This is a predicted structure of a 257-nucleotide part of an RNA (large-subunit ribosomal RNA, domain VI) from Erysipelotrichaceae bacterium OttesenSCG-928-M19. The sequence was found in a public genome assembly. It matches the Rfam family "Bacterial large subunit ribosomal RNA". Gene Ontology terms of the family: ribosome and structural constituent of ribosome. The coordinates come from a structure-prediction model, not an experiment, and the mean pLDDT is 87.
[in-house]
Context: one part of a larger RNA
RNA sequence: CGUAGGAGAUUUGAGAAGAGCUGUCCUUAGUACGAGAGGACCGGGAUGGACCUACCACUGGUGUACCAGUUGUCACGCCGUGUGGCAUGGCUGGAAAGCUAAGUAGGGAAAGGAUAACCGCUGAAGGCAUCUAAGCGGGAAGCCUACUUCAAGAUGAGAUCUCCCAGCAAUAAGACCCCUUGAAGACCACAAGGUUGAUAGGACACAAGUGUAAGUGCAGUAAUGUAUUAAGCGAGGUGUUACUAAUAGGUCGAGGA
Numbered sequence: 001c002g003u004a005g006g007a008g009a010u011u012u013g014a015g016a017a018g019a020g021c022u023g024u025c026c027u028u029a030g031u032a033c034g035a036g037a038g039g040a041c042c043g044g045g046a047u048g049g050a051c052c053u054a055c056c057a058c059u060g061g062u063g064u065a066c067c068a069g070u071u072g073u074c075a076c077g078c079c080g081u082g083u084g085g086c087a088u089g090g091c092u093g094g095a096a097a098g099c100u101a102a103g104u105a106g107g108g109a110a111a112g113g114a115u116a117a118c119c120g121c122u123g124a125a126g127g128c129a130u131c132u133a134a135g136c137g138g139g140a141a142g143c144c145u146a147c148u149u150c151a152a153g154a155u156g157a158g159a160u161c162u163c164c165c166a167g168c169a170a171u172a173a174g175a176c177c178c179c180u181u182g183a184a185g186a187c188c189a190c191a192a193g194g195u196u197g198a199u200a201g202g203a204c205a206c207a208a209g210u211g212u213a214a215g216u217g218c219a220g221u222a223a224u225g226u227a228u229u230a231a232g233c234g235a236g237g238u239g240u241u242a243c244u245a246a247u248a249g250g251u252c253g254a255g256g257a
Stems, first nucleotide, its partner, number of pairs: 001153001005164007015150004021049007033038001051107005059101004066094005071087006111145003118138004165256001174252004178194005199245003202241005209233002215228005
C1' cells in the first nucleotide's frame, strides 16, 4: 500500500515446515517344533540408550548494590571502639530472585486410508491351468491422514461476533503520540497500567538467606569468652499502603460506484 465504508476481537485452513530411531528384560512358554541339543511365531507388559522440546518444584552451577569471617595497608575519629577505600568482588564460607544443566517432565506413538515387492480368492479368453482380462482380499519403519508449529499478500486477499455512522470538515467507533513499567525486547514490535489507578519506586509488615549486630554489663593480665540475642542485617521474593511518578494535553481516524 492492497484486501469496494471505518474499526475491535475470535477464527477456518489452501499451502508449508518439523518430528519420525532403537536396545534389553518379563510373560505367553521351556509351550509349538525337534531324536536331542536347542528353542519360537503371534500377542501383552516393563525398563533403558541416543536425540528433540519445554521448564526451574527437586539436585547442583552462577549469583560485582545480600550476610558473615579474615590478612596487609591507608583514611575518618582525642584514644579505644566502630566504619570506609584499595589489594581479581583482596581472600574465604554461604546464598534470595533470575538465567541455566549435569536437574525435571514430556515426545517418537495409537488409529484410519491407499499402495510397493510379495501372497491369495473366484475366474475366463484358451473344455485344462492361471492372482487378472471383469470382480474381490491381504500386505512395509515407506506414501496420504493423524501429532506439533507457521499460515488469507490463499491478489482466489476467506469466515463469525460486536461497535461506529449517513455528507464539507470537524468528528464517531477506535487507535496513536506521551508517561509508569514487564517473565517482552537490539531498535521497533508485543504485554500490563496511566488517579474510576497497585504500573514502577518508596514506606510498613513478612519471608528466603546469613548466622548471635552495635552499645552496655560480667569474667579474664590479655587474646578472648559470656548475657542481653535466633540477634542484627536482609538484592532482583511476597503482601499491604497512593507517600513519589503515571499530571495536563495533542494527533490521526468513515461518508462506502